[in-house]
A computed fold for a 73-nucleotide RNA from a Micromonosporaceae bacterium, annotated as transfer RNA. Its mean pLDDT, the model's own confidence on a scale to 100, is 82. The source organism's lineage runs through Bacteria, Bacillati, Actinomycetota, Actinomycetes and Micromonosporaceae.

RNA sequence: ACCCGCGUAGCUCAAUGGGAAGAGCGACGGUCUUACACACCGUCGGUUGGGGGUUCGAGUCCCUUCGCGGGUA
Numbered sequence: 001a002c003c004c005g006c007g008u009a010g011c012u013c014a015a016u017g018g019g020a021a022g023a024g025c026g027a028c029g030g031u032c033u034u035a036c037a038c039a040c041c042g043u044c045g046g047u048u049g050g051g052g053g054u055u056c057g058a059g060u061c062c063c064u065u066c067g068c069g070g071g072u073a
Stems, first nucleotide, its partner, number of pairs: 001072007010025004019056001026044006049065005
């Protein structure tokens, strides 16, 4: 330099014929306990890396850019 893949909650990851974002862990509160832990219930959680475009509608499609990983030379 070129090619491919990945970037989504504090962390690990779903959501893949475009129909409007979830799970587990975590944190906090409650019940329970003398207390802690466990268990159960509830709450908190996100500019889907950034910007632009297409569309009635974008995590998903297109362009661009940043970061990480891999490959070819």